This is a predicted structure of a 690-nucleotide part of an RNA (large-subunit ribosomal RNA, domain II) from a marine sediment metagenome.
Context: one part of a larger RNA
RNA sequence: ACCAACGACUUCGUUUAAUGUGUUGGCUAAGCCCGCAUAGGGCGUAACCAUAGUGAAAGCGAGCGUUAACCCGCGACCUAUUAAUACAUUGAACGAGACCCGAAGCCGGGUGAGCUACCCAUGGCCAGGAUGAACCCCGCCGAAAGGUGGGGGGAGGUCCGAACCCACUAGCCGUACAACGCUAGGGGAUGAGCUGUGGGUAGAGGUGAAAUGCUAAUCGAACUCGGCGAUAGCUGGUUCUCCUCGAAAUAGCUUUAGGGCUAGCCUCAUAAAUAUUUGCGCGGAGGUAGAGCACUGAAUGGAGAUGGAUGGCUUUUGCCUACCAUCCCCAACCAAACUCCGAAUGCCGUUGCAUCUAAUUAUGGGAGUCAGACCGUGGGGGCUAAGCUCCACUGGUCGAAAGGGAAACAGCCCAGAUCCUCAGCUAAGGUCCCUAAAUCACUGCUAAGUGUAAAGGGGGUGACACGACUUAAACAAUUAGGAGGUUGGCUUAGAAGCAGCCAUCCUUUAAAGAAAGCGUAACAGCUCACUAAUCAAGUUGUCUUGCACCGAAAAUGUAUCGGGACUAAGCAGUGUACCGAAGCUAGGAAUUAAUGCUCAAUUACGAGCAUUAGUGGUAGAGGAGCGUCCUACAGGCGCUGAAGUUGAUUCGUGAGAAUCGAUGGAGCGUGUAGGAGUGAGAAUGUUGGU
Numbered sequence: 001a002c003c004a005a006c007g008a009c010u011u012c013g014u015u016u017a018a019u020g021u022g023u024u025g026g027c028u029a030a031g032c033c034c035g036c037a038u039a040g041g042g043c044g045u046a047a048c049c050a051u052a053g054u055g056a057a058a059g060c061g062a063g064c065g066u067u068a069a070c071c072c073g074c075g076a077c078c079u080a081u082u083a084a085u086a087c088a089u090u091g092a093a094c095g096a097g098a099c100c101c102g103a104a105g106c107c108g109g110g111u112g113a114g115c116u117a118c119c120c121a122u123g124g125c126c127a128g129g130a131u132g133a134a135c136c137c138c139g140c141c142g143a144a145a146g147g148u149g150g151g152g153g154g155a156g157g158u159c160c161g162a163a164c165c166c167a168c169u170a171g172c173c174g175u176a177c178a179a180c181g182c183u184a185g186g187g188g189a190u191g192a193g194c195u196g197u198g199g200g201u202a203g204a205g206g207u208g209a210a211a212u213g214c215u216a217a218u219c220g221a222a223c224u225c226g227g228c229g230a231u232a233g234c235u236g237g238u239u240c241u242c243c244u245c246g247a248a249a250u251a252g253c254u255u256u257a258g259g260g261c262u263a264g265c266c267u268c269a270u271a272a273a274u275a276u277u278u279g280c281g282c283g284g285a286g287g288u289a290g291a292g293c294a295c296u297g298a299a300u301g302g303a304g305a306u307g308g309a310u311g312g313c314u315u316u317u318g319c320c321u322a323c324c325a326u327c328c329c330c331a332a333c334c335a336a337a338c339u340c341c342g343a344a345u346g347c348c349g350u351u352g353c354a355u356c357u358a359a360u361u362a363u364g365g366g367a368g369u370c371a372g373a374c375c376g377u378g379g380g381g382g383c384u385a386a387g388c389u390c391c392a393c394u395g396g397u398c399g400a401a402a403g404g405g406a407a408a409c410a411g412c413c414c415a416g417a418u419c420c421u422c423a424g425c426u427a428a429g430g431u432c433c434c435u436a437a438a439u440c441a442c443u444g445c446u447a448a449g450u451g452u453a454a455a456g457g458g459g460g461u462g463a464c465a466c467g468a469c470u471u472a473a474a475c476a477a478u479u480a481g482g483a484g485g486u487u488g489g490c491u492u493a494g495a496a497g498c499a500g501c502c503a504u505c506c507u508u509u510a511a512a513g514a515a516a517g518c519g520u521a522a523c524a525g526c527u528c529a530c531u532a533a534u535c536a537a538g539u540u541g542u543c544u545u546g547c548a549c550c551g552a553a554a555a556u557g558u559a560u561c562g563g564g565a566c567u568a569a570g571c572a573g574u575g576u577a578c579c580g581a582a583g584c585u586a587g588g589a590a591u592u593a594a595u596g597c598u599c600a601a602u603u604a605c606g607a608g609c610a611u612u613a614g615u616g617g618u619a620g621a622g623g624a625g626c627g628u629c630c631u632a633c634a635g636g637c638g639c640u641g642a643a644g645u646u647g648a649u650u651c652g653u654g655a656g657a658a659u660c661g662a663u664g665g666a667g668c669g670u671g672u673a674g675g676a677g678u679g680a681g682a683a684u685g686u687u688g689g690u
Stems, first nucleotide, its partner, number of pairs: 001690006011096014025049002031043004053060002063074003099237002102234001106227006117201009126191001128160003131156001135152007164188003168185005203219001205215003212221001240625006250263005264369002266366007278354003281350004290341001291339002296335002300331003304327005311320003372398004376393006403414003418589004423585003429579003432564003438576001440575006451566001456550002460547004465542005477534005483507003488502003513528001516527003590615010626679001628676007636668002644663008
């Protein structure tokens, strides 16, 4: 890992609701009696429920309580629906282990010091080498004290280093040789040394040269058995089928926030008026969007008035002025916590008119839900960040929704899957190939492979509009001219159109500036403006706008069309076809509800047919069934072959069932009713096997 078997909503009590059965008041409990005696039957009416209420109660009683009394509260009376009780089944709640498995822990009684910690008693062990304390003796020196040298001596938690003890470093090992080892080095090695044997200390404890260390591979409190099925608002798991309906992720409260209770939303039963929904009409409340400045605030410019104030002028007086405060006028403007105003939607009411066949409301039984997600719109927080967060629209989808599209893609677009069909039409989206359908028609645009991005930038290019010039010849090009007074005056070394300052006239002209640019030291020189000629038809400017261009750098490999590719197969517009879904249509089938008809019937409940409307579904509510084991009764099968195993066929929506063949070799179905240790794929499930 797989296979097989086992494996989870039970039982008892109390209460409550529905359904069924019995009785009309219901019912017995203990006990007793009978009994082929754990069966079954009888007796048993004590108790309990009901039959009368009311009061705190004594109590009274169709009334009672309250009160001084009335009023009043609860009943009775009346009407309608009915009801009471016992038992059974089913749903649920509560108490119990209470659907199953799962803690860490707490308490009690014991077992442990053959491991280890410390202690006690009694034994054992430490190769060899080195150093050379005290003390003693001798020599020399010295007056002495003493010094010095030699010899002896053999101290030490002394030194080096085996055994022995330890475990500092590195490597190996790391499904090991080993649940701590191996190799090479390392530390101690006469000591607070190491070690044998026997003994002692025990868990609220011991022991500890102290690390929360050790106390039998276990230690912030050992192990074992018991209390014990501790508790677990937590995690996991919870076993057959079909049918009907179908949620919530919100509010309030909560030592509450991943839990609960009540309400909301779902379901089942019963009942009820008629309601309910939607649209129109009619009648209402409101202060949002917008707008406005009349209030409250904020805030800009101008004119003015009053006061203050900096600076200046002034002999004082006083005048002018940046600026500040207040007031008034004009102009323009801002506000969630401003409003002189003020919608649209939405909301409330309605005895009106329509709509609707489908809901609404009430009572009772049963729930689940209280982590929501994204999208759109209106907002708060944040950075008008987030696949961010918090509200609202009880908006949409997902959740609980499959199908088609968006390459892929819960929440986007289209559309809601009962089943079958090798039929048709469409939606979104598409129609060159991958890939179903237009290489469709027409008109423009784009040249960037644009076809994915901003501020900003630009003789890219298209379109609309408004100007200016133009056959009295424009714009561009070519040819020619572009002069004289004059080198204007000043300045200056020089200043001659062209360093700078001032002035900027006149003449000849078709035209030509006291000069627009280059240039020179200054001149010179080259252009320009301006003019003529040649040529011959448009030229030029501004605004708005479409599509393109630059701006444009990212990490594995093109990599922002799904790909190939495309100049349309891109973009904008118009049109006609076609494709395209589980949508719609067509044909058939099943099923649910309502209605109608026929049949069957009365103890219910049913069977068939037709019509209409439905039939996605998680949590969950309700309904109907299949199968396993056992029991009772009835009626069956089986050695001429039961169960089981296996293959095939048939039937049923399904759980499943039947038949036939093979195997097997002795038991087993069916009908009705009853009872459960009643259905396995998951629980790091348990046991066994491979």
About this RNA: The full RNA is in RNAcentral, with records from MGnify. Its Rfam family is "Bacterial large subunit ribosomal RNA".